Context: one part of a larger RNA
RNA sequence: GAACGAAUGCUGGCGGCGUGGAUAAGACAUGCAAGUCGAACGGGACAUUCCUGUAGCAAUAUGGGGAUGUUCAGUGGCAAACGGGUGAGUAACACGUGAGAACCUACCUUCAAGUGGAAGAUAGCCAGUCGAAAGAUUGGGUAAUACUCCAUAGUCCCGAAAGGGUAAAGCCGUAAGGCGCUUGGAGACGGGCUCGCGUCCUAUCAGCUAGUUGGCGGGGUAACGGCCCACCAAGGCAAUGACGGGUAGCUGGUCUGAGAGGACGACCAGCCACACUGGAACUGAGACACGGUCCAGACACCUACGGGUGGCAGCAGUCGAGAAUCUUUCACAAUGGACGAAAGUCUGAUGGAGCGACGCCGCGUGGAGGAUGAAGGUCUUCGGAUUGUAAACUCCUGUCGCCACAGAGCAAAGCAGCGCAAGCUGCCUGAUAUUAUGUGGAAAGGAAGGGACGGCUAACUCUGUGCCAGCAGCCGCGGUAAUACAGAGGUCCCAAGCAUUGUUC
Repeated sequence: GAACGAAUGCUGGCGGCGUGGAUAAGACAUGCAAGUCGAACGGGACAUUCCUGUAGCAAUAUGGGGAUGUUCAGUGGCAAACGGGUGAGUAACACGUGAGAACCUACCUUCAAGUGGAAGAUAGCCAGUCGAAAGAUUGGGUAAUACUCCAUAGUCCCGAAAGGGUAAAGCCGUAAGGCGCUUGGAGACGGGCUCGCGUCCUAUCAGCUAGUUGGCGGGGUAACGGCCCACCAAGGCAAUGACGGGUAGCUGGUCUGAGAGGACGACCAGCCACACUGGAACUGAGACACGGUCCAGACACCUACGGGUGGCAGCAGUCGAGAAUCUUUCACAAUGGACGAAAGUCUGAUGGAGCGACGCCGCGUGGAGGAUGAAGGUCUUCGGAUUGUAAACUCCUGUCGCCACAGAGCAAAGCAGCGCAAGCUGCCUGAUAUUAUGUGGAAAGGAAGGGACGGCUAACUCUGUGCCAGCAGCCGCGGUAAUACAGAGGUCCCAAGCAUUGUUC
C1' cells in the first nucleotide's frame, strides 16, 4: 500500500447492486418447509336431479335404487433418495485430473412382440373388548391398475446342444382413438467400481501388519475384489518416510504480488460427508433414508405411575456462549420441481419486500455575485494580522427528500372456438406495487463529520499543567517559556464516512 462474511469508538442524507451466526455439529417454545391422483378402487356425508315403495283425499312424512357434482378417511399408484441446511468427521481413490472394465439405471425417447382365463383375501365399514393416553385386539362382510394361480413364450434367462424356465391391468371416450400394463433390444440421463499422477505439519513417531499378502474352492453383490468363509503358502508395506501423533471437508477459485510465490476456500458453482449420539436393516429403480422404521444411550416433555412422546446442521424465531451476524414478512405472478389426461393442488426451492453504512458504486448537502475586508473568536511587537468572499445581502437553479396526478415491462403459457395443418380469434392470470418511471407544485428550504498537525508524515500558535496529570506505531515527549500532555483558535487529510483493533500478502 492492498484486502476482509469483520468488530469497536465518534458521526450519519438518498439510491442501486451485493452481503449478513465465522463462536456452542449447544439446547430449542410456536407456525410453516412433501405431497398429489376420484380418468386405479369400494364406501361415508352433503347438494341437485330421475325412478319407485309405504301412510294419507291432499299438502306432506318416511324408505329403496340410479345419475351428476363437492368433500372425507381408507386401499392402490407415483413422488417423498430431488430441492433446502451444515462442515462435525475424513490425510482417504475424499477431492482434482486422466484412463479403464466386471456393472445397474424409475420416469423419458425409439424399435419389436404380447395384453387369454380363474380364484381367494384385506383395509375402510359394522358389532364388541382392553387402555388415562398413545394405541392395541376379536368377530362379520366388501373392491381394485392390491395379491395369487393356470395358460401362452419370440428376440429374454440357464445350457455345448437337446431341453428347461419366466409375464401382464385396466381406465377414459358414442366412436375413432388416447392413456396405461407385460417382455425384450437400443439410446439418453444418473450412478456404483478399479487404476496412474497430484494433495498440510511432525523422526522429540522407525519399524508396521494374521484376513495381514497371495493362491485354490465356495458364498455374497447390480458388478470386480479377503468383500466374507474353509483350506494352502509366508508373504505385504517402509528414510522416495510405512506405522503413529497433530491439523483439515476437496476443487473451480479468492486475496496479495511486476512475476515467481505466499495465504485463504465466506457468498456463487461442482464433488464428498453428516442429520440428537452409536448401531442395524426394511421398502424401493435408487436410501442403509434430515422432516421413515427398529435397538441402545444422553437429554427434554406428558402421565391416571401401568406407560408413552420428541429430534430446526430446512424458513422465520427463542435462550445460551460470544467482540459479533437480520423479519416468528408477502406470493406462487415469473423460473424450476412433485403429482395429475387436464383444470389444478402442493412447493420457507424460488421470486420479492423488511432490518444492518457490513462492502462496492453513484448522487446530494447548493451556484454566481458580494469588502464598511461587518460583528464575534484567536493571535498581537497594540500598529495590526487572521478566520475571510467566508457570512450578511442580491440574483439564480431545483438533483435527492416532501406533496399531488398519471403509471409500466417482467405475461408467455393456459383455456375456449375455428382450421387438414401452419395458424387465427376471444377470455383469463402481477406477490413485488401507494413500485420503477413521467408530469406538475412548493422550497435554499430537511441533509457533515472524523482523524491528525515533534520527525518518519501533509499541517502552528496561545493558555493550563509542571517527570504530575497524561501521550506513544518507532524514535521518544512532560522536572515553569511543552509546535509531542489537556483545552482553544488556526491549518492539513479523507468524507457519509473517518479512525482504531484483529488477520493475510
Predicted 3D model of a 505-nucleotide part of an RNA (small-subunit ribosomal RNA, 5' domain) from an uncultured Verrucomicrobiae bacterium. The prediction has a mean pLDDT of 85. Its Rfam family is "Bacterial small subunit ribosomal RNA".